Annotation:
This is a predicted structure of a 1400-nucleotide RNA (small-subunit ribosomal RNA) from an uncultured bacterium. RNAcentral holds the sequence, with entries from Greengenes.

RNA sequence: GAUGAACGCUGGCGGCGUGGAUAAGGCAUGCAAGUCGAACGCCCUAAAUCUUUAUGGUUUGGGGAGUGGCGAACGGGUUAGCAACACGUAGCUAUCUACCCAAUACACGGGCCUAACUCAGAGAAAUCUGGGCUAAUUCCCGAUAGUCCCCGUUUCGGCGGGGUAAAGGCGAAAGCCGGUAUUGGAUGGGGUUGCGGCCUAUCAGCUUGUUGGUGGGGUAAUGGCCUACCAAGGCGAUGACGGGUAGGGGAUGUGAGAGCAUGUUCCCCAACAUAGGCACUGCGACACGGGCCUAACUCCUACGGGAGGCAGCAGUCGAGAAUCUUCCGCAAUGGGGGAAACCCUGACGGAGCGACGCCGCGUGCUUGAAGAAGCUUUAAAGUGUAAAGAGCUUUUCUCCGUGAAUAACCCUUCGGGGUGAAGGUAACGGAGGAAUAAGGGGUCUCUAAACUCGUGCCAGCAGAGGCGGUAAUACGAGUACCCCAAGCGUUAUCCGAGUUCACUGGGCGUAAAGCGUCUGUAGGCGGCUAGAAAAGUUUUUAGUUAAAUAUCCAGAGCUUAACUUUGGAAAUGCCAAGAAUACUUUCUGGCUAGAGGGUGUCAGGGGCUGUUGGAACCGACGGUGUAGGUGUGAAAUCCGUUGAUAUCGUCGGGAACACCAAAAGCGAAGGCAUUCAGCUGGGGCAAUCCUGACGCUGAGAGACGAAAGCGUGGGGAGCAAAAAGGAUUAGAUACCCUUGUAGUCCACGCCCUAAACGAUGGACACUGGUUGCUGCAAGUGUCGACCCUUGCAGUGGCGAAGCUAACGCGUUAAGUGUCCCGCCUGGGAAGUACGACAGCAAUGUUGAAACUCAAAGGAAUAGACGGGGACUUACACAAGCGGUGGACCAUGUGGCUCAAUUCGACAACAAGCGAGGAACCUUACCAGGACUUGACAUCCGCCUGAAAACUUUCUGAAAGGAAAGUCUUCUCACAAGGACAGGCGGGCAGGUGCUGCAUGGUUGUCGUCAGCAGGUGGCUUGAGUUGCUCCCUUAAAUGGGGGAACCUGCGCAACCCUUACCCUAUGUUUUAUUUGUCAUAGGGAACUGCCCGAGACAAUCGGGAGGAAGGUGGGGAUGACGCCAAAUCAGCAUGGCCCUUUGAUGUCCUGGGCUGCACACGUGGUACAAUGGCCGAUACAAUGGGUUGCCAAACCGUAAGGUGGAGCUAAUCCCUAUAAGUCGGUCUCAGUUCGGAUUGAGGUCUGCAAUUCGACCUCAUGAAGCCGGAAUCGCUAGUAAUCGCCAAUCAGCCAUGUGGCGAUGAAUAUGUUCCUAAGUCUUGUACUCACCGCCCGUCACAUCAAGAGAGCUGGCAAUACCCGAAGUCCCUUUCGAGGGCCCAAGGUAAGGUCAGUAAU
Repeated sequence: GAUGAACGCUGGCGGCGUGGAUAAGGCAUGCAAGUCGAACGCCCUAAAUCUUUAUGGUUUGGGGAGUGGCGAACGGGUUAGCAACACGUAGCUAUCUACCCAAUACACGGGCCUAACUCAGAGAAAUCUGGGCUAAUUCCCGAUAGUCCCCGUUUCGGCGGGGUAAAGGCGAAAGCCGGUAUUGGAUGGGGUUGCGGCCUAUCAGCUUGUUGGUGGGGUAAUGGCCUACCAAGGCGAUGACGGGUAGGGGAUGUGAGAGCAUGUUCCCCAACAUAGGCACUGCGACACGGGCCUAACUCCUACGGGAGGCAGCAGUCGAGAAUCUUCCGCAAUGGGGGAAACCCUGACGGAGCGACGCCGCGUGCUUGAAGAAGCUUUAAAGUGUAAAGAGCUUUUCUCCGUGAAUAACCCUUCGGGGUGAAGGUAACGGAGGAAUAAGGGGUCUCUAAACUCGUGCCAGCAGAGGCGGUAAUACGAGUACCCCAAGCGUUAUCCGAGUUCACUGGGCGUAAAGCGUCUGUAGGCGGCUAGAAAAGUUUUUAGUUAAAUAUCCAGAGCUUAACUUUGGAAAUGCCAAGAAUACUUUCUGGCUAGAGGGUGUCAGGGGCUGUUGGAACCGACGGUGUAGGUGUGAAAUCCGUUGAUAUCGUCGGGAACACCAAAAGCGAAGGCAUUCAGCUGGGGCAAUCCUGACGCUGAGAGACGAAAGCGUGGGGAGCAAAAAGGAUUAGAUACCCUUGUAGUCCACGCCCUAAACGAUGGACACUGGUUGCUGCAAGUGUCGACCCUUGCAGUGGCGAAGCUAACGCGUUAAGUGUCCCGCCUGGGAAGUACGACAGCAAUGUUGAAACUCAAAGGAAUAGACGGGGACUUACACAAGCGGUGGACCAUGUGGCUCAAUUCGACAACAAGCGAGGAACCUUACCAGGACUUGACAUCCGCCUGAAAACUUUCUGAAAGGAAAGUCUUCUCACAAGGACAGGCGGGCAGGUGCUGCAUGGUUGUCGUCAGCAGGUGGCUUGAGUUGCUCCCUUAAAUGGGGGAACCUGCGCAACCCUUACCCUAUGUUUUAUUUGUCAUAGGGAACUGCCCGAGACAAUCGGGAGGAAGGUGGGGAUGACGCCAAAUCAGCAUGGCCCUUUGAUGUCCUGGGCUGCACACGUGGUACAAUGGCCGAUACAAUGGGUUGCCAAACCGUAAGGUGGAGCUAAUCCCUAUAAGUCGGUCUCAGUUCGGAUUGAGGUCUGCAAUUCGACCUCAUGAAGCCGGAAUCGCUAGUAAUCGCCAAUCAGCCAUGUGGCGAUGAAUAUGUUCCUAAGUCUUGUACUCACCGCCCGUCACAUCAAGAGAGCUGGCAAUACCCGAAGUCCCUUUCGAGGGCCCAAGGUAAGGUCAGUAAU
């Protein structure tokens, strides 16, 4: 885009079309084929008339059945069957043709019947039987006859013989209508032929009237159409035969076309008429509304017997998603009959129903801003002139009136009269009034059009991608918008998009796809040249290609259009005739470049047969010799004192052939290797001779075909499926070990498959090179050979052009061409099932579908990853030192508990973390008591008052509530106003409520690792890449060199602070003083600067000198692009959501909790002691802090502390005493003079307040613990370890924490194999949420499809036999009938085939 459509929602009008696609299922009822009296007789009836008044005749009408004629074979319906001369197209002819036209001739004489009718009879009916009468355009006989038919003859002009016809009617007549014969025409049929148009080879062979001939029969006519005989043919891979499906065409839909799909309406043809068979009549039928028979079904019946056929028009039932009125009329067109009038006509003309389709029209137009409400929004804007309101118009609608064309014709007294279904319709005129008339789908992308609310992986959407888990433009609703519009969507189907079966117009190295290889049949294709022919080819002309349709041109008719219609063009095909001869083809000749053969020569693991050699191995025997050997990661099984292993000698056995050896050689492929010999195939090279296209490919076919496997018979050393044992392991039907049978070997016969790979079919031709190897030849050269140059053949590497999706290929093509074969068409199911063929079997070859998925796949890219690689780094390991994990305690977390144990943080990157101070407060939690414009901010309105502040009383746990009192402001002083306070009301406050996965900001981590990125240029189809890779170097993407790169930015480094040295200046403090130390603040100093060596002469590295310091001197601050939806809504800020006049998630208060304890984990402290504990004496720091503070001296107290008050706003005073250390004493290895938990008693201090729940002191008590399993942490020098000191927070303190300070002060590093982490390059990848990835199989349960299945059921086609109606034909006949051939239906039998179903 389309449809004979259906379904959902909606629905105003008209025109033109169209409408049973399924059950060719069944049908009630009515109608659809009759007509003719001018062919004929009879009956009934009306009227008139006549006379012989009768059972009368005649005439004019009407009606009825019958004989006869013509029609009924047309028209109408349907598409079941049919794969066929059925259809289409183009030819042919052995043939017929009623009615029609033309022509010629003829029509003479006779006769016998029969229906109707009547009589009799049978039957329920349908209908039938018998007797009798009668007519004809019915029938019969005779005559005549031609150019008709037959026979004979023929000089092809004819001639002779025989045979075959007829019907009359009407009319007064003329005449008209008929009849017969023949010829011709026209029309319509019959037959036949070429070509054309479905699927299937899992259908490969089919055929006996079959193929042909002769005789006969039959037909209108050819013919095995039928029959007898004879012959043995005919068809088939160019697809016979079989199976499935199907009416064919003109055309229709789509498409740029080629095509593909379809066959509804209309036209042509065919076939059918309940299923099957058969003939009759006739010009024509084997006959839709004729007949006979069989069968099924339905109906009537008196049960004896009968009737019927809507796939005609309507209509009905059924089945179905689904398809109309039991209408009007013969007025028109057409048909039948008739001389005609006329009759008949469900053909046809019309109307009705259905938005089923196409086309047209309408549902109003103009004006109208308070730009209403609603929705949305910060606002503006939008919806939107839209509505309301005002004016206008009247297509349509309603009512009224007028009113067609379509008519041609018929009758006639020639004046005239008559005929319209549609239809009172179309059209026209008048009146009325915006009046009667809009929906459907969509709005994430494809794809035109977005916002809000609701919902919260629910409900739902969906064509694909996909959307929905609390901010959904995707669900539902609203508003807005988009598309189409009396329709709009959905579903189904076809074409296109699809170059996705590729003729136009595809592919096969890796995406699907080259047969494992060769030989060769049919076929296809084929070298140079001459002539002929003219099949293909090209061209001209003629015919045909029905009409309609479609396209174009010019028109016409309906108001337009759709629709209808006129004329023309065109119409890919077929056929006939003519012309041309380049190419292809055919025929006749010739040629040698393709191909083949002869002669010569060369290389070779080519094949087959036999032979031969040494090493190794195993076995047997013998010698030497003794306790082990073997085997492995380590072991064990195993062998060995009956003597192994080891070693020497002899003999035997089987299999395979080291070195040479290679990127080598040969072969069609598989494949081929000791030596020698024999037989044999193929190939290369050089020269020349011969044949003369003999060629290439190759469907079927045939041959060969690794390993494994099979059969028979041998052989069997080693190895080794199966098997056994030992190990490993969670297990180990494996990997490892010890044994070990088939097999491996030989002969013969099968099997026929491989990643049978170059994943690359064969042949030929053409198209730059370069470098190896092998074979041959020529040239040059040489004594000769090698080398060198050239050519041919083979085999490799790299590569121009070109090709390719890329990778890559590249004269050995995957380049450019020609020819032939094979193969492919999404993944899985599946190389499976079924069938067939092959095979001894195993199996092989051929080879689907149901079902299921939306992917499967290729190449390349960036990452990530690897029990891949290379290089490098790091307290990463190693080397060391000290810890943790065990004990007790402190602290944090989990868990448990609880009214609450507030919340957050959870591998590294949570857990002495937020918290650098939870008794109240903090506080967010719980219980209870209270408040509600609120504890806090701001604004408005009203009222009151100065307010605030202070004092007192009562109640209460407090908050709070109640009451009393003191005090009084500014402008102004009368209102009024301002500021302020309180009360009431209203906007609002408030929230540590939720979402860190809506966010800002801040932070952790990789990591102070050296990386991350951009511009321009280059490369690539592209993703991307290059730069940033490589070499050297560095702590460093630090620097140097090279390089299709050249630059740049963020990082590195440096700049900053501190520390170590020196100088200068200053000097509060210090010191008795100066200097100095020291402090303060300015400067200097270090830069590979110098020397030697190494190195690419570079960067740089190693060493040295000098120096306080040497190669970034030490330390700090500084943290690239990014990762982890990492952390934080509870620090702060913030979007959205939620709670808030009452029992708040807000606010205040008291008390409690955050400290709760069977347990688990993390981080620490103290210890377990003698390198120690205790006692005494004694020495040396630095950083810091201090006025709500630090607090001296002195005195009191065992002590914590108290009294005290000097000094200090600090280099001045205070905290402040350092401790380990040193000297001396004691303890003597023990649960202790170690260790200090726990507990008791008494105190001190802070603070409203130490009960839950503080710290400290004294005395007493004196637990575990004797160095810590698996595992694990820190540290490379002033570091670890040990020792004390200070500070923040802070009333006090649970601080053993944290941040700082100094004191004492080590050990070790051979190194990078391993563990961890990181960087660069590279490699593989089926990963990309990225290895914490992906993913395979079994099992369990449920479901689905398919295969097999003892069987069972049904359909289809055919075979054999039985029976055999009607009927043609044949025979017989007493004319009643009988028999025979053929044959439908039916039956029996054994099979075939296709389905359905079935335990399992």
Rfam family: Bacterial small subunit ribosomal RNA.